[in-house]
RNA sequence: AUGACGGGCACGGGAGAGACUCGCCGCAGGCGGGCGCCGAAGGAGCAAGCUGGACCGAAACUUUCAGGCAAAAGGACCGUACCCCGACG
Repeated sequence: AUGACGGGCACGGGAGAGACUCGCCGCAGGCGGGCGCCGAAGGAGCAAGCUGGACCGAAACUUUCAGGCAAAAGGACCGUACCCCGACG
RNA backbone atom coordinates (compact mmCIF):
# COMPACT_ATOMS: atom_id res chain seq x y z
P A A 1 -0.34 3.11 3.79
O5' A A 1 -0.55 2.39 2.40
C5' A A 1 -0.58 3.15 1.19
C4' A A 1 -0.70 2.23 0.00
C3' A A 1 -1.94 1.36 0.00
O3' A A 1 -2.38 1.15 -1.34
C1' A A 1 0.00 0.00 0.00
P U A 2 -3.28 2.29 -1.95
O5' U A 2 -4.40 1.48 -2.75
C5' U A 2 -5.36 0.70 -2.07
C4' U A 2 -5.91 -0.38 -3.00
C3' U A 2 -4.91 -1.45 -3.36
O3' U A 2 -5.59 -2.69 -3.54
C1' U A 2 -5.67 -0.38 -5.32
P G A 3 -5.53 -3.80 -2.42
O5' G A 3 -3.97 -3.97 -2.23
C5' G A 3 -3.19 -4.62 -3.24
C4' G A 3 -2.30 -5.68 -2.60
C3' G A 3 -3.05 -6.79 -1.89
O3' G A 3 -2.37 -8.03 -2.06
C1' G A 3 -1.64 -5.72 -0.37
P A A 4 -3.20 -9.38 -2.05
O5' A A 4 -2.46 -10.19 -3.20
C5' A A 4 -2.45 -9.74 -4.54
C4' A A 4 -1.22 -10.25 -5.24
C3' A A 4 -0.94 -11.72 -4.99
O3' A A 4 -1.62 -12.56 -5.90
C1' A A 4 0.99 -10.46 -4.54
P C A 5 -2.51 -13.78 -5.37
O5' C A 5 -1.44 -14.77 -4.73
C5' C A 5 -0.43 -15.35 -5.53
C4' C A 5 0.60 -16.03 -4.65
C3' C A 5 0.04 -16.95 -3.59
O3' C A 5 -0.30 -18.23 -4.10
C1' C A 5 1.65 -15.55 -2.62
P G A 6 -1.63 -18.95 -3.59
O5' G A 6 -1.34 -19.20 -2.04
C5' G A 6 -0.29 -20.07 -1.64
C4' G A 6 -0.03 -19.93 -0.15
C3' G A 6 -1.22 -20.20 0.74
O3' G A 6 -1.48 -21.58 0.92
C1' G A 6 -0.12 -18.24 1.46
P G A 7 -2.98 -22.07 1.12
O5' G A 7 -3.31 -21.62 2.61
C5' G A 7 -2.56 -22.14 3.69
C4' G A 7 -2.89 -21.42 4.97
C3' G A 7 -4.34 -21.43 5.40
O3' G A 7 -4.72 -22.66 6.00
C1' G A 7 -3.49 -19.25 5.63
P G A 8 -6.24 -23.14 5.89
O5' G A 8 -7.00 -22.20 6.92
C5' G A 8 -6.66 -22.22 8.30
C4' G A 8 -7.43 -21.17 9.07
C3' G A 8 -8.94 -21.24 8.93
O3' G A 8 -9.51 -22.23 9.77
C1' G A 8 -8.22 -19.01 8.66
P C A 9 -10.77 -23.06 9.25
O5' C A 9 -11.98 -22.03 9.41
C5' C A 9 -12.29 -21.49 10.68
C4' C A 9 -13.23 -20.31 10.53
C3' C A 9 -14.48 -20.56 9.72
O3' C A 9 -15.49 -21.22 10.46
C1' C A 9 -13.50 -18.55 9.02
P A A 10 -16.50 -22.21 9.68
O5' A A 10 -17.54 -21.20 9.03
C5' A A 10 -18.35 -20.37 9.85
C4' A A 10 -19.12 -19.35 9.03
C3' A A 10 -19.90 -19.93 7.85
O3' A A 10 -21.15 -20.47 8.25
C1' A A 10 -18.70 -18.04 7.14
P C A 11 -21.76 -21.70 7.42
O5' C A 11 -22.32 -21.02 6.10
C5' C A 11 -23.37 -20.06 6.17
C4' C A 11 -23.52 -19.33 4.85
C3' C A 11 -23.73 -20.19 3.62
O3' C A 11 -25.07 -20.65 3.49
C1' C A 11 -22.10 -18.57 3.15
P G A 12 -25.32 -22.08 2.78
O5' G A 12 -25.05 -21.78 1.25
C5' G A 12 -25.90 -20.92 0.52
C4' G A 12 -25.39 -20.67 -0.88
C3' G A 12 -25.07 -21.91 -1.71
O3' G A 12 -26.23 -22.52 -2.26
C1' G A 12 -23.31 -20.38 -1.92
P G A 13 -26.22 -24.11 -2.49
O5' G A 13 -25.24 -24.30 -3.74
C5' G A 13 -25.62 -23.79 -5.01
C4' G A 13 -24.48 -23.91 -6.00
C3' G A 13 -23.98 -25.32 -6.28
O3' G A 13 -24.81 -26.03 -7.18
C1' G A 13 -22.15 -23.87 -5.96
P G A 14 -25.08 -27.58 -6.94
O5' G A 14 -23.64 -28.24 -7.00
C5' G A 14 -22.94 -28.36 -8.24
C4' G A 14 -21.54 -28.91 -8.01
C3' G A 14 -21.47 -30.26 -7.30
O3' G A 14 -21.68 -31.34 -8.19
C1' G A 14 -19.95 -28.77 -6.30
P A A 15 -22.82 -32.39 -7.87
O5' A A 15 -22.50 -33.55 -8.90
C5' A A 15 -22.35 -33.26 -10.29
C4' A A 15 -21.22 -34.06 -10.88
C3' A A 15 -21.35 -35.57 -10.73
O3' A A 15 -22.16 -36.14 -11.72
C1' A A 15 -19.19 -34.88 -10.08
P G A 16 -23.02 -37.47 -11.41
O5' G A 16 -21.92 -38.61 -11.43
C5' G A 16 -21.16 -38.88 -12.61
C4' G A 16 -20.04 -39.85 -12.29
C3' G A 16 -20.51 -41.15 -11.67
O3' G A 16 -20.85 -42.10 -12.67
C1' G A 16 -18.73 -40.25 -10.41
P A A 17 -22.34 -42.68 -12.74
O5' A A 17 -22.20 -44.13 -12.08
C5' A A 17 -21.18 -45.00 -12.52
C4' A A 17 -20.62 -45.79 -11.36
C3' A A 17 -21.67 -46.45 -10.48
O3' A A 17 -22.11 -47.67 -11.02
C1' A A 17 -20.05 -45.36 -9.15
P G A 18 -23.58 -48.18 -10.73
O5' G A 18 -23.35 -48.75 -9.26
C5' G A 18 -24.29 -48.57 -8.26
C4' G A 18 -25.09 -49.85 -8.08
C3' G A 18 -26.08 -49.79 -6.93
O3' G A 18 -27.30 -49.26 -7.41
C1' G A 18 -24.82 -51.80 -6.83
P A A 19 -27.87 -48.03 -6.72
O5' A A 19 -28.90 -48.72 -5.71
C5' A A 19 -29.38 -47.98 -4.63
C4' A A 19 -29.23 -48.70 -3.33
C3' A A 19 -29.93 -50.05 -3.26
O3' A A 19 -29.30 -50.83 -2.24
C1' A A 19 -31.03 -48.52 -1.84
P C A 20 -29.28 -52.41 -2.22
O5' C A 20 -28.60 -52.86 -3.59
C5' C A 20 -29.34 -53.52 -4.61
C4' C A 20 -28.63 -54.77 -5.08
C3' C A 20 -28.66 -55.95 -4.12
O3' C A 20 -29.86 -56.68 -4.21
C1' C A 20 -26.46 -55.65 -4.95
P U A 21 -30.45 -57.39 -2.87
O5' U A 21 -29.40 -58.53 -2.54
C5' U A 21 -29.25 -59.67 -3.40
C4' U A 21 -28.06 -60.49 -2.96
C3' U A 21 -28.10 -60.98 -1.52
O3' U A 21 -28.90 -62.15 -1.37
C1' U A 21 -25.97 -60.08 -2.00
P C A 22 -29.62 -62.41 0.03
O5' C A 22 -28.44 -62.98 0.95
C5' C A 22 -27.92 -64.28 0.72
C4' C A 22 -26.77 -64.58 1.66
C3' C A 22 -27.06 -64.37 3.15
O3' C A 22 -27.76 -65.45 3.73
C1' C A 22 -24.99 -63.39 2.61
P G A 23 -28.74 -65.15 4.97
O5' G A 23 -27.72 -64.86 6.17
C5' G A 23 -26.90 -65.90 6.68
C4' G A 23 -25.84 -65.36 7.60
C3' G A 23 -26.33 -64.64 8.85
O3' G A 23 -26.73 -65.54 9.87
C1' G A 23 -24.59 -63.39 7.87
P C A 24 -27.85 -65.08 10.93
O5' C A 24 -27.06 -64.06 11.86
C5' C A 24 -25.95 -64.49 12.63
C4' C A 24 -25.25 -63.32 13.29
C3' C A 24 -26.13 -62.44 14.16
O3' C A 24 -26.33 -62.99 15.46
C1' C A 24 -24.80 -61.09 12.76
P C A 25 -27.69 -62.67 16.21
O5' C A 25 -27.49 -61.16 16.69
C5' C A 25 -26.42 -60.83 17.57
C4' C A 25 -26.30 -59.33 17.74
C3' C A 25 -27.59 -58.63 18.16
O3' C A 25 -27.81 -58.74 19.55
C1' C A 25 -26.53 -57.42 16.42
P G A 26 -29.33 -58.67 20.07
O5' G A 26 -29.61 -57.12 20.13
C5' G A 26 -30.83 -56.64 20.72
C4' G A 26 -30.77 -55.14 20.89
C3' G A 26 -30.47 -54.37 19.60
O3' G A 26 -31.12 -53.11 19.65
C1' G A 26 -28.76 -53.97 21.18
P C A 27 -32.50 -52.97 18.94
O5' C A 27 -32.11 -53.11 17.39
C5' C A 27 -31.46 -52.05 16.71
C4' C A 27 -31.96 -51.95 15.28
C3' C A 27 -33.48 -51.90 15.15
O3' C A 27 -33.83 -51.03 14.07
C1' C A 27 -32.66 -53.78 14.00
P A A 28 -34.39 -49.64 14.42
O5' A A 28 -34.21 -48.86 13.05
C5' A A 28 -34.97 -49.18 11.90
C4' A A 28 -35.25 -47.92 11.10
C3' A A 28 -34.00 -47.10 10.83
O3' A A 28 -34.11 -46.47 9.55
C1' A A 28 -35.55 -45.83 12.11
P G A 29 -33.17 -46.99 8.38
O5' G A 29 -31.75 -47.22 9.03
C5' G A 29 -30.91 -46.11 9.38
C4' G A 29 -30.04 -46.47 10.55
C3' G A 29 -28.75 -47.19 10.23
O3' G A 29 -27.72 -46.31 9.81
C1' G A 29 -29.85 -48.30 11.99
P G A 30 -26.56 -46.88 8.84
O5' G A 30 -25.68 -47.79 9.81
C5' G A 30 -25.00 -47.22 10.91
C4' G A 30 -24.46 -48.29 11.83
C3' G A 30 -23.42 -49.21 11.23
O3' G A 30 -22.12 -48.63 11.22
C1' G A 30 -25.02 -50.49 12.39
P C A 31 -21.05 -49.12 10.10
O5' C A 31 -20.60 -50.57 10.58
C5' C A 31 -19.92 -50.76 11.81
C4' C A 31 -19.77 -52.23 12.13
C3' C A 31 -19.11 -53.07 11.05
O3' C A 31 -17.70 -52.95 11.04
C1' C A 31 -21.04 -54.17 11.83
P G A 32 -16.92 -53.07 9.62
O5' G A 32 -16.96 -54.63 9.29
C5' G A 32 -16.23 -55.54 10.09
C4' G A 32 -16.62 -56.96 9.77
C3' G A 32 -16.47 -57.39 8.32
O3' G A 32 -15.13 -57.68 7.96
C1' G A 32 -18.54 -58.13 9.13
P G A 33 -14.67 -57.53 6.42
O5' G A 33 -15.34 -58.77 5.69
C5' G A 33 -14.93 -60.09 5.97
C4' G A 33 -15.78 -61.11 5.26
C3' G A 33 -15.80 -61.02 3.75
O3' G A 33 -14.63 -61.54 3.13
C1' G A 33 -17.98 -61.38 4.55
P G A 34 -14.15 -60.96 1.71
O5' G A 34 -15.28 -61.41 0.71
C5' G A 34 -15.48 -62.79 0.42
C4' G A 34 -16.60 -62.98 -0.58
C3' G A 34 -16.46 -62.17 -1.86
O3' G A 34 -15.57 -62.78 -2.78
C1' G A 34 -18.66 -61.97 -1.04
P C A 35 -14.59 -61.88 -3.68
O5' C A 35 -15.52 -61.38 -4.88
C5' C A 35 -16.11 -62.32 -5.77
C4' C A 35 -17.30 -61.73 -6.46
C3' C A 35 -17.05 -60.45 -7.25
O3' C A 35 -16.44 -60.67 -8.51
C1' C A 35 -19.02 -60.22 -5.98
P G A 36 -15.43 -59.56 -9.08
O5' G A 36 -16.42 -58.36 -9.45
C5' G A 36 -17.43 -58.53 -10.44
C4' G A 36 -18.35 -57.34 -10.52
C3' G A 36 -17.68 -56.00 -10.80
O3' G A 36 -17.33 -55.85 -12.17
C1' G A 36 -19.31 -55.74 -9.12
P C A 37 -16.10 -54.88 -12.54
O5' C A 37 -16.52 -53.51 -11.86
C5' C A 37 -16.70 -52.36 -12.61
C4' C A 37 -17.49 -51.32 -11.84
C3' C A 37 -16.76 -50.02 -11.58
O3' C A 37 -16.74 -49.20 -12.74
C1' C A 37 -17.94 -50.66 -9.64
P C A 38 -15.45 -48.27 -12.97
O5' C A 38 -15.71 -47.08 -11.94
C5' C A 38 -16.87 -46.27 -12.06
C4' C A 38 -16.86 -45.20 -11.00
C3' C A 38 -15.59 -44.37 -10.97
O3' C A 38 -15.63 -43.33 -11.90
C1' C A 38 -16.23 -45.01 -8.76
P G A 39 -14.30 -42.90 -12.71
O5' G A 39 -13.70 -41.76 -11.79
C5' G A 39 -14.55 -40.72 -11.29
C4' G A 39 -13.92 -40.04 -10.10
C3' G A 39 -12.53 -39.46 -10.38
O3' G A 39 -12.33 -38.27 -9.62
C1' G A 39 -12.37 -41.14 -8.73
P A A 40 -11.53 -37.13 -10.25
O5' A A 40 -11.30 -36.05 -9.08
C5' A A 40 -10.21 -36.17 -8.19
C4' A A 40 -10.65 -35.80 -6.79
C3' A A 40 -11.36 -36.93 -6.05
O3' A A 40 -11.20 -36.75 -4.64
C1' A A 40 -12.83 -35.12 -6.35
P A A 41 -10.02 -37.36 -3.90
O5' A A 41 -10.17 -36.67 -2.47
C5' A A 41 -10.59 -35.31 -2.36
C4' A A 41 -10.64 -34.91 -0.89
C3' A A 41 -9.33 -35.03 -0.15
O3' A A 41 -8.47 -33.92 -0.35
C1' A A 41 -11.02 -36.05 1.11
P G A 42 -6.96 -34.19 -0.95
O5' G A 42 -6.34 -35.15 0.15
C5' G A 42 -6.12 -34.70 1.48
C4' G A 42 -5.74 -35.86 2.38
C3' G A 42 -4.52 -36.65 1.92
O3' G A 42 -3.29 -36.01 2.27
C1' G A 42 -6.23 -38.14 2.46
P G A 43 -2.05 -36.11 1.21
O5' G A 43 -1.69 -37.66 1.15
C5' G A 43 -1.20 -38.32 2.30
C4' G A 43 -1.06 -39.81 2.06
C3' G A 43 -0.07 -40.21 1.00
O3' G A 43 1.28 -40.16 1.43
C1' G A 43 -2.05 -41.47 0.77
P A A 44 2.43 -39.74 0.38
O5' A A 44 2.50 -40.96 -0.65
C5' A A 44 2.92 -42.24 -0.21
C4' A A 44 2.73 -43.27 -1.31
C3' A A 44 3.42 -42.94 -2.62
O3' A A 44 4.79 -43.31 -2.62
C1' A A 44 1.19 -43.59 -3.04
P G A 45 5.83 -42.47 -3.51
O5' G A 45 5.48 -42.90 -5.00
C5' G A 45 5.65 -44.26 -5.41
C4' G A 45 5.25 -44.41 -6.86
C3' G A 45 5.91 -43.44 -7.82
O3' G A 45 7.20 -43.88 -8.21
C1' G A 45 3.59 -43.53 -8.24
P C A 46 8.37 -42.82 -8.49
O5' C A 46 8.02 -42.30 -9.95
C5' C A 46 7.81 -43.22 -11.01
C4' C A 46 7.38 -42.49 -12.26
C3' C A 46 8.36 -41.41 -12.72
O3' C A 46 8.45 -41.44 -14.14
C1' C A 46 6.20 -40.50 -12.43
P A A 47 9.88 -41.01 -14.80
O5' A A 47 9.44 -39.83 -15.79
C5' A A 47 8.74 -40.13 -16.98
C4' A A 47 8.37 -38.86 -17.72
C3' A A 47 9.51 -37.86 -17.91
O3' A A 47 10.35 -38.20 -19.00
C1' A A 47 7.56 -36.74 -17.19
P A A 48 11.91 -37.83 -18.96
O5' A A 48 11.92 -36.25 -19.18
C5' A A 48 11.51 -35.67 -20.40
C4' A A 48 11.25 -34.19 -20.24
C3' A A 48 12.44 -33.38 -19.76
O3' A A 48 13.32 -33.01 -20.82
C1' A A 48 10.56 -32.82 -18.47
P G A 49 14.91 -33.20 -20.69
O5' G A 49 15.25 -32.29 -19.42
C5' G A 49 15.05 -30.88 -19.46
C4' G A 49 15.16 -30.29 -18.08
C3' G A 49 16.48 -30.56 -17.37
O3' G A 49 17.49 -29.66 -17.75
C1' G A 49 14.70 -31.05 -15.90
P C A 50 18.96 -30.22 -18.10
O5' C A 50 19.57 -30.53 -16.66
C5' C A 50 19.64 -29.51 -15.67
C4' C A 50 20.00 -30.11 -14.33
C3' C A 50 21.16 -31.09 -14.34
O3' C A 50 22.43 -30.43 -14.31
C1' C A 50 19.36 -32.00 -13.11
P U A 51 23.58 -30.94 -15.34
O5' U A 51 24.01 -32.34 -14.72
C5' U A 51 24.52 -32.40 -13.39
C4' U A 51 24.60 -33.83 -12.92
C3' U A 51 25.30 -34.80 -13.85
O3' U A 51 26.71 -34.71 -13.77
C1' U A 51 23.30 -35.78 -13.07
P G A 52 27.57 -35.02 -15.15
O5' G A 52 27.30 -36.55 -15.48
C5' G A 52 27.74 -37.12 -16.71
C4' G A 52 27.95 -38.60 -16.53
C3' G A 52 26.79 -39.33 -15.87
O3' G A 52 25.81 -39.72 -16.81
C1' G A 52 28.81 -39.89 -14.77
P G A 53 24.25 -39.57 -16.46
O5' G A 53 24.00 -40.64 -15.30
C5' G A 53 23.97 -42.03 -15.61
C4' G A 53 24.04 -42.85 -14.35
C3' G A 53 22.90 -42.65 -13.36
O3' G A 53 21.75 -43.39 -13.69
C1' G A 53 24.96 -42.56 -12.22
P A A 54 20.29 -42.79 -13.30
O5' A A 54 20.29 -42.83 -11.71
C5' A A 54 20.15 -44.04 -11.00
C4' A A 54 20.49 -43.86 -9.54
C3' A A 54 19.53 -43.03 -8.72
O3' A A 54 18.41 -43.78 -8.27
C1' A A 54 21.73 -42.29 -8.31
P C A 55 16.99 -43.06 -8.15
O5' C A 55 17.20 -41.97 -7.02
C5' C A 55 17.44 -42.36 -5.68
C4' C A 55 17.83 -41.15 -4.83
C3' C A 55 16.77 -40.07 -4.73
O3' C A 55 15.80 -40.36 -3.73
C1' C A 55 18.84 -39.07 -5.24
P C A 56 14.27 -40.11 -4.08
O5' C A 56 14.18 -38.55 -4.39
C5' C A 56 14.48 -37.58 -3.39
C4' C A 56 14.55 -36.20 -4.00
C3' C A 56 13.29 -35.74 -4.71
O3' C A 56 12.35 -35.21 -3.79
C1' C A 56 15.16 -35.31 -6.08
P G A 57 10.81 -35.64 -3.94
O5' G A 57 10.40 -35.06 -5.36
C5' G A 57 10.40 -33.65 -5.61
C4' G A 57 10.22 -33.38 -7.09
C3' G A 57 9.05 -34.08 -7.74
O3' G A 57 7.82 -33.41 -7.50
C1' G A 57 10.96 -34.37 -9.07
P A A 58 6.66 -34.22 -6.79
O5' A A 58 5.37 -33.43 -7.28
C5' A A 58 5.20 -32.06 -6.93
C4' A A 58 4.25 -31.39 -7.89
C3' A A 58 2.92 -32.12 -8.09
O3' A A 58 2.00 -31.83 -7.06
C1' A A 58 3.82 -31.53 -10.18
P A A 59 0.88 -32.96 -6.70
O5' A A 59 -0.19 -32.76 -7.86
C5' A A 59 -0.84 -31.50 -8.03
C4' A A 59 -1.57 -31.47 -9.35
C3' A A 59 -2.56 -32.62 -9.56
O3' A A 59 -3.79 -32.38 -8.92
C1' A A 59 -1.23 -32.33 -11.50
P A A 60 -4.69 -33.59 -8.45
O5' A A 60 -5.57 -33.92 -9.74
C5' A A 60 -6.69 -34.79 -9.62
C4' A A 60 -7.56 -34.67 -10.86
C3' A A 60 -6.81 -34.85 -12.17
O3' A A 60 -7.68 -35.43 -13.14
C1' A A 60 -7.74 -32.69 -12.07
P C A 61 -7.62 -36.96 -13.43
O5' C A 61 -6.21 -37.17 -14.11
C5' C A 61 -6.04 -36.99 -15.52
C4' C A 61 -4.78 -37.70 -15.96
C3' C A 61 -4.63 -39.13 -15.45
O3' C A 61 -5.30 -40.05 -16.29
C1' C A 61 -2.64 -37.93 -15.03
P U A 62 -6.18 -41.23 -15.64
O5' U A 62 -5.09 -42.18 -14.99
C5' U A 62 -4.15 -42.87 -15.80
C4' U A 62 -3.14 -43.60 -14.95
C3' U A 62 -3.73 -44.45 -13.83
O3' U A 62 -4.17 -45.71 -14.29
C1' U A 62 -1.94 -43.16 -12.99
P U A 63 -5.45 -46.41 -13.58
O5' U A 63 -4.88 -46.80 -12.15
C5' U A 63 -3.81 -47.73 -12.02
C4' U A 63 -3.31 -47.78 -10.59
C3' U A 63 -4.36 -48.14 -9.56
O3' U A 63 -4.51 -49.55 -9.46
C1' U A 63 -3.11 -46.27 -8.82
P U A 64 -5.98 -50.20 -9.47
O5' U A 64 -6.45 -50.01 -7.97
C5' U A 64 -5.59 -50.34 -6.90
C4' U A 64 -5.97 -49.59 -5.65
C3' U A 64 -7.37 -49.92 -5.12
O3' U A 64 -7.36 -49.88 -3.71
C1' U A 64 -7.21 -47.62 -5.60
P C A 65 -7.00 -51.24 -2.92
O5' C A 65 -6.01 -50.65 -1.81
C5' C A 65 -5.26 -51.50 -0.96
C4' C A 65 -4.70 -50.67 0.18
C3' C A 65 -5.74 -49.91 0.97
O3' C A 65 -6.34 -50.69 1.97
C1' C A 65 -4.00 -48.44 0.35
P A A 66 -7.92 -50.66 2.16
O5' A A 66 -8.20 -49.19 2.72
C5' A A 66 -7.68 -48.77 3.97
C4' A A 66 -7.81 -47.26 4.12
C3' A A 66 -9.20 -46.69 3.91
O3' A A 66 -10.01 -46.79 5.07
C1' A A 66 -7.68 -45.45 2.64
P G A 67 -11.57 -47.18 4.89
O5' G A 67 -12.15 -45.98 4.03
C5' G A 67 -12.24 -44.66 4.57
C4' G A 67 -12.68 -43.67 3.51
C3' G A 67 -14.02 -43.97 2.85
O3' G A 67 -15.12 -43.54 3.65
C1' G A 67 -12.45 -43.48 1.18
P G A 68 -16.47 -44.44 3.62
O5' G A 68 -17.11 -44.13 2.20
C5' G A 68 -17.52 -42.81 1.86
C4' G A 68 -17.77 -42.69 0.38
C3' G A 68 -18.90 -43.55 -0.17
O3' G A 68 -20.16 -42.94 0.01
C1' G A 68 -17.00 -43.78 -1.54
P C A 69 -21.48 -43.87 0.14
O5' C A 69 -21.70 -44.43 -1.34
C5' C A 69 -22.13 -43.56 -2.38
C4' C A 69 -22.41 -44.35 -3.64
C3' C A 69 -23.37 -45.50 -3.48
O3' C A 69 -24.72 -45.07 -3.55
C1' C A 69 -21.49 -46.19 -4.74
P A A 70 -25.71 -45.29 -2.34
O5' A A 70 -26.87 -44.25 -2.67
C5' A A 70 -27.40 -44.13 -3.98
C4' A A 70 -28.80 -43.58 -3.93
C3' A A 70 -28.95 -42.26 -3.18
O3' A A 70 -28.66 -41.15 -3.99
C1' A A 70 -30.58 -43.78 -2.42
P A A 71 -27.87 -39.89 -3.36
O5' A A 71 -28.84 -39.35 -2.23
C5' A A 71 -30.05 -38.66 -2.55
C4' A A 71 -30.86 -38.38 -1.31
C3' A A 71 -30.13 -37.55 -0.25
O3' A A 71 -30.23 -36.16 -0.50
C1' A A 71 -31.08 -39.46 0.76
P A A 72 -28.96 -35.22 -0.25
O5' A A 72 -28.69 -35.35 1.31
C5' A A 72 -29.59 -34.78 2.25
C4' A A 72 -29.24 -35.21 3.66
C3' A A 72 -27.83 -34.87 4.11
O3' A A 72 -27.71 -33.55 4.60
C1' A A 72 -28.27 -37.13 4.59
P A A 73 -26.43 -32.68 4.20
O5' A A 73 -25.20 -33.46 4.85
C5' A A 73 -25.04 -33.51 6.26
C4' A A 73 -23.97 -34.52 6.64
C3' A A 73 -22.59 -34.25 6.06
O3' A A 73 -21.85 -33.32 6.83
C1' A A 73 -23.18 -36.50 5.67
P G A 74 -20.93 -32.25 6.06
O5' G A 74 -19.79 -33.12 5.38
C5' G A 74 -18.83 -33.83 6.18
C4' G A 74 -18.04 -34.79 5.31
C3' G A 74 -17.27 -34.14 4.17
O3' G A 74 -16.01 -33.64 4.59
C1' G A 74 -18.49 -35.98 3.35
P G A 75 -15.52 -32.21 4.04
O5' G A 75 -15.31 -32.46 2.48
C5' G A 75 -14.30 -33.34 2.01
C4' G A 75 -14.49 -33.61 0.53
C3' G A 75 -14.52 -32.36 -0.35
O3' G A 75 -13.22 -31.91 -0.69
C1' G A 75 -16.34 -33.74 -0.89
P A A 76 -12.73 -30.48 -0.18
O5' A A 76 -11.50 -30.17 -1.13
C5' A A 76 -10.37 -31.02 -1.16
C4' A A 76 -9.98 -31.36 -2.58
C3' A A 76 -9.79 -30.16 -3.50
O3' A A 76 -8.51 -29.57 -3.36
C1' A A 76 -11.14 -31.75 -4.56
P C A 77 -8.37 -28.00 -3.20
O5' C A 77 -9.18 -27.39 -4.44
C5' C A 77 -8.73 -27.57 -5.77
C4' C A 77 -9.84 -27.27 -6.76
C3' C A 77 -10.39 -25.85 -6.69
O3' C A 77 -9.58 -24.91 -7.41
C1' C A 77 -12.18 -27.37 -6.72
P C A 78 -9.54 -23.38 -6.93
O5' C A 78 -10.96 -22.81 -7.36
C5' C A 78 -11.33 -22.76 -8.73
C4' C A 78 -12.76 -22.27 -8.88
C3' C A 78 -13.09 -20.97 -8.17
O3' C A 78 -12.63 -19.82 -8.85
C1' C A 78 -14.81 -22.54 -7.79
P G A 79 -12.23 -18.50 -8.04
O5' G A 79 -13.64 -17.89 -7.61
C5' G A 79 -14.56 -17.47 -8.60
C4' G A 79 -15.89 -17.09 -7.97
C3' G A 79 -15.80 -16.05 -6.86
O3' G A 79 -15.69 -14.73 -7.35
C1' G A 79 -17.22 -17.81 -6.19
P U A 80 -14.86 -13.63 -6.53
O5' U A 80 -15.83 -13.24 -5.33
C5' U A 80 -17.10 -12.65 -5.61
C4' U A 80 -17.94 -12.57 -4.35
C3' U A 80 -17.26 -11.93 -3.15
O3' U A 80 -17.25 -10.52 -3.22
C1' U A 80 -18.34 -13.90 -2.48
P A A 81 -16.02 -9.69 -2.57
O5' A A 81 -16.36 -9.73 -1.00
C5' A A 81 -17.53 -9.10 -0.51
C4' A A 81 -17.75 -9.44 0.94
C3' A A 81 -16.57 -9.22 1.87
O3' A A 81 -16.42 -7.87 2.25
C1' A A 81 -17.51 -11.33 2.31
P C A 82 -14.94 -7.29 2.52
O5' C A 82 -14.56 -7.89 3.94
C5' C A 82 -15.29 -7.52 5.10
C4' C A 82 -14.98 -8.45 6.26
C3' C A 82 -13.52 -8.54 6.67
O3' C A 82 -13.11 -7.45 7.48
C1' C A 82 -14.41 -10.71 6.54
P C A 83 -11.58 -6.95 7.40
O5' C A 83 -10.80 -8.07 8.20
C5' C A 83 -11.04 -8.29 9.58
C4' C A 83 -10.34 -9.54 10.08
C3' C A 83 -8.84 -9.59 9.86
O3' C A 83 -8.12 -8.83 10.83
C1' C A 83 -9.78 -11.65 9.24
P C A 84 -6.70 -8.20 10.44
O5' C A 84 -5.72 -9.46 10.41
C5' C A 84 -5.46 -10.19 11.60
C4' C A 84 -4.61 -11.41 11.31
C3' C A 84 -3.28 -11.13 10.63
O3' C A 84 -2.28 -10.70 11.54
C1' C A 84 -4.35 -12.95 9.58
P C A 85 -1.16 -9.66 11.04
O5' C A 85 -0.30 -10.48 10.00
C5' C A 85 0.46 -11.62 10.39
C4' C A 85 1.01 -12.34 9.19
C3' C A 85 1.93 -11.50 8.32
O3' C A 85 3.26 -11.57 8.79
C1' C A 85 0.33 -12.65 6.97
P G A 86 4.07 -10.21 9.05
O5' G A 86 4.57 -9.79 7.61
C5' G A 86 5.10 -10.77 6.71
C4' G A 86 4.93 -10.29 5.28
C3' G A 86 5.60 -8.97 4.98
O3' G A 86 6.13 -8.97 3.66
C1' G A 86 3.29 -8.81 4.53
P A A 87 7.41 -8.07 3.33
O5' A A 87 7.86 -8.66 1.93
C5' A A 87 8.38 -9.98 1.82
C4' A A 87 8.25 -10.47 0.41
C3' A A 87 8.56 -9.42 -0.65
O3' A A 87 9.95 -9.33 -0.91
C1' A A 87 6.51 -10.44 -1.15
P C A 88 10.61 -7.88 -1.23
O5' C A 88 10.18 -7.61 -2.74
C5' C A 88 10.54 -8.51 -3.76
C4' C A 88 9.83 -8.17 -5.05
C3' C A 88 9.95 -6.73 -5.52
O3' C A 88 11.18 -6.46 -6.17
C1' C A 88 7.71 -7.42 -5.69
P G A 89 11.97 -5.08 -5.87
O5' G A 89 10.92 -3.94 -6.24
C5' G A 89 10.53 -3.74 -7.60
C4' G A 89 9.33 -2.82 -7.67
C3' G A 89 9.55 -1.42 -7.10
O3' G A 89 10.21 -0.56 -8.00
C1' G A 89 7.51 -2.30 -6.29
A computed fold for an 89-nucleotide RNA from Sporomusaceae bacterium UBA7701, annotated as Glycine riboswitch aptamer. The model forms 90% of the base pairs in the Rfam consensus. Rfam family: Glycine riboswitch aptamer. Rfam links the family to the GO term glycine biosynthetic process. It was read from a public genome assembly, where an Rfam model found it.